[in-house]
Molecule: RNase P RNA; transfer RNA
Organism: Pseudomonadota bacterium
RNA sequence: UCAGCUGGCCGGACGGCCGCUCGCGGCAUAUGCCGAAAGGCGUCGCGGGAGGAAAGUCCGGGCUCCAUGGAAGCACGGUGCCGGAUAACGUCCGGCGGGGGCGACCCCAGGGAAAGUGCCACAGAAAGCAAACCGCCACGCCGGAGCGCCUUCGGGUGCCGAGGCGGGUAAGGGUGAAAGGGUGGGGUAAGAGCCCACCGCGGGCCUGGCAACAGGACCGGCAUGGCAAACCCCACCGGGAGCAAUACCGAAUAGGGACGACAGGGGCUCGCGCCCCGCGCAUGUUUCCGGGCGGUCGUCCGGGUAGGUAGCGCGAGGCGCCCGGCGACGGGCGUCCCAGAGGAAUGGCCGUCACGCGGGCCUUCGGUCCGCCGUACAGAACCCGGCUUACAGGCCAACUGGCAUG
RNA sequence: GCUCCCAUCGUCUAGUGGUCCAGGACACCGGCCUCUCACGUCGGUAACAGGGGUUCGAACCCCCUUGGGAGCGCCA
Numbered sequence: 001u002c003a004g005c006u007g008g009c010c011g012g013a014c015g016g017c018c019g020c021u022c023g024c025g026g027c028a029u030a031u032g033c034c035g036a037a038a039g040g041c042g043u044c045g046c047g048g049g050a051g052g053a054a055a056g057u058c059c060g061g062g063c064u065c066c067a068u069g070g071a072a073g074c075a076c077g078g079u080g081c082c083g084g085a086u087a088a089c090g091u092c093c094g095g096c097g098g099g100g101g102c103g104a105c106c107c108c109a110g111g112g113a114a115a116g117u118g119c120c121a122c123a124g125a126a127a128g129c130a131a132a133c134c135g136c137c138a139c140g141c142c143g144g145a146g147c148g149c150c151u152u153c154g155g156g157u158g159c160c161g162a163g164g165c166g167g168g169u170a171a172g173g174g175u176g177a178a179a180g181g182g183u184g185g186g187g188u189a190a191g192a193g194c195c196c197a198c199c200g201c202g203g204g205c206c207u208g209g210c211a212a213c214a215g216g217a218c219c220g221g222c223a224u225g226g227c228a229a230a231c232c233c234c235a236c237c238g239g240g241a242g243c244a245a246u247a248c249c250g251a252a253u254a255g256g257g258a259c260g261a262c263a264g265g266g267g268c269u270c271g272c273g274c275c276c277c278g279c280g281c282a283u284g285u286u287u288c289c290g291g292g293c294g295g296u297c298g299u300c301c302g303g304g305u306a307g308g309u310a311g312c313g314c315g316a317g318g319c320g321c322c323c324g325g326c327g328a329c330g331g332g333c334g335u336c337c338c339a340g341a342g343g344a345a346u347g348g349c350c351g352u353c354a355c356g357c358g359g360g361c362c363u364u365c366g367g368u369c370c371g372c373c374g375u376a377c378a379g380a381a382c383c384c385g386g387c388u389u390a391c392a393g394g395c396c397a398a399c400u401g402g403c404a405u406g
Numbered sequence: 407g408c409u410c411c412c413a414u415c416g417u418c419u420a421g422u423g424g425u426c427c428a429g430g431a432c433a434c435c436g437g438c439c440u441c442u443c444a445c446g447u448c449g450g451u452a453a454c455a456g457g458g459g460u461u462c463g464a465a466c467c468c469c470c471u472u473g474g475g476a477g478c479g480c481c482a
Base pairs, nucleotide, nucleotide: 001402002401003400004399006397007396008395009394010393012353013352014351015350016349017348018347020049021048022047023046024045025044026043027042032041033040034039051377055388056387058386059385060384061383062382063242064241065240066239076238077237078236079235080234081095082094083093084092085091096110097108098107099106100105111233112232116231117230118227119226120225133173134172135169136168137167139166140165141164142163146159147158148157149156150155181199182198183197184196185195186194200222201220202219203218205216206215207214208213246310247309248308249307256301257300258299259298260297261296262295264277265276266275267274268273279294280293281292284289317336318335319334320333321332322331323330324329354375355374357371358370359369360368361367362366407478408477409476410475411474412473413472416432417431418430419429424462434450435449436448437447438446455471456470457469458468459467
C1' cells in the first nucleotide's frame, strides 16, 4: 500500500424561536367549568422525554387471573455432540467431530438406521434376508461350416471347433442420487478379502481427558446402503391464558330478579311447570268454527358494557473501579435515577458547522466558491433476557494473505 | 395491542415428496362453422409470493421475509 477477516462503537453537532407530554415546586381558585356519575380541568419556573434494532412476535422469564392435594404415568408439543454460564432459554461461552478457505477465519436441526414400520419415482438384470443384462471363463452335454486321410462313393475317421444349453464369476461395461469396502500386488480357467500391504470399518483392551473424543497395540476378512426438517425409539423440558391480563368506580339500551297495579279464574304438581275456561294480538275475506302467538305498565335491586382510575415505571437497572474466571459470567465497593403517552406526546422553522454528491477556479497533494440537496433503517404502548430481520455513512482495535521498500 | 390463519394461470380452484418444464372450469387469442354475430367445435397463451435449508429429488417438509385475512372488551 492493496485485498481480506473478526470484534467493538457511533449513527449528525451547536445555537435561537414557537409548541407537546410527564414529574417537582411556587402562585392562582373552586359555592367555578366539562361530565349523569366516576373523574378530569389553569399559569409560571426548573428538570426528564425513543431505539440499536423500539420491528418480526420466533423463543425464554417476571407479573396477573383461571385451574390444581402430592407424586408418577398417558396423550400432545418442543429441544437434541460434550462441559459450563444463566432466573430461564431453542440463547451465550469454551471444547470435540465433520465440511469449506493459501490463511486470518467461517459453516453444521451434530442423539439413535444393529427395536420396529414405511419410502427409495424414472432408468436398470437387480433398490434390500440381494440379483445376473452385456461381458469373461476351466469343465460337462449338443453341435453348423471348413480342412486332412481312407473309401466298396453310401460313408468313416482325425484336426479346428463358431454357436447353443448347463455351470462358475462379480474384475470390466451399462442404469441410477445410491449397486454389499477403496487402492496396489499376489493368485486363478476367469474372478472374488480368496490371500497380503496400506487406508477405511467393527469389537473389546490400554493410555490421556470430568466428558464429547483422541492416540496406541491387538483381534475380526467385512458381517445388516440412504432417508428420522417420514412415523418412531431414547433422554430432557413444558398446566392454560394473556395488560383488550387483572382490580376498583360506574351511564344509556337490551336482558335478569323482586314488589305493586291492570282481567283474570280454576285444576294437577313438593316445586319448576303443564292443562282448561276467559282476555288481548295478528291471521284464514266476515259470523260460527279452527289452529298460532302472548302478558303490559311503574318503582327498586344485582351483574356487566361504553367511560374513568389503578396496574405503569427502583429494575435479573445504568456507569466507573477492583477481584475471580481462557471465556460466557460472577462477587465487592462507589455513584446515578434515566420516557410513561393512551387514538396515542417525544415535533416544526431558521442559522452555523460536519460528512456525501455534482460543477467552477487555483500548479499536483490539496485548498476555495457555488448548487443540489442528501444524512439511513425505522418510532416505545406492561416489563426484562435473547434470536432473527432492516440499516445512508463513519470510527477504533486485533489478525491474515500479496506486493514494494528499509 | 394480543392470538391465529392463508398465499398455485387474469378469476375460481385440483395437488398432501417423484408418474407435474403443474391439471380443470370461466375468461383471453387464433382456426373451423355462419351471409354476419352468438352458440358449438378444435388448438394455443398463461401460475406454485420472495429467499435459504433438509432430501437423490420440494408447489408439498423446516426456517426467515413480504403481502392479505379473521378473531379477542357485553348479557344470546